Model confidence (mean pLDDT): 80 of 100. A computed fold for a 73-nucleotide RNA from a Planctomycetaceae bacterium, annotated as transfer RNA. Its Rfam family is "tRNA". Rfam classes the family as a transfer RNA.
RNA sequence: AGCCCGGUCGUCCAACGGUUCAGGGCACCGCUCUGAUAAGGCGGAAACAAAGGUUCGACUCCUUUUCGGGCUA
Numbered sequence: 001a002g003c004c005c006g007g008u009c010g011u012c013c014a015a016c017g018g019u020u021c022a023g024g025g026c027a028c029c030g031c032u033c034u035g036a037u038a039a040g041g042c043g044g045a046a047a048c049a050a051a052g053g054u055u056c057g058a059c060u061c062c063u064u065u066u067c068g069g070g071c072u073a
Stems, first nucleotide, its partner, number of pairs: 001072007010026004018056001028044005049065005
């Protein structure tokens, strides 16, 4: 330099182009339970890498940028 794959709550994963608040596990917070802790039960906060474009409508499709990984030279 070229090509390929990926970037979503703290973390790990989902999400036909369309409905509601982007959903779930673990973690975290509150309540409950217990003599106490853990486990259990109920509830809560928390995320689409950035910018354009296409579209009635974009996390999803296209382009560019950026970050990470891989391959080739």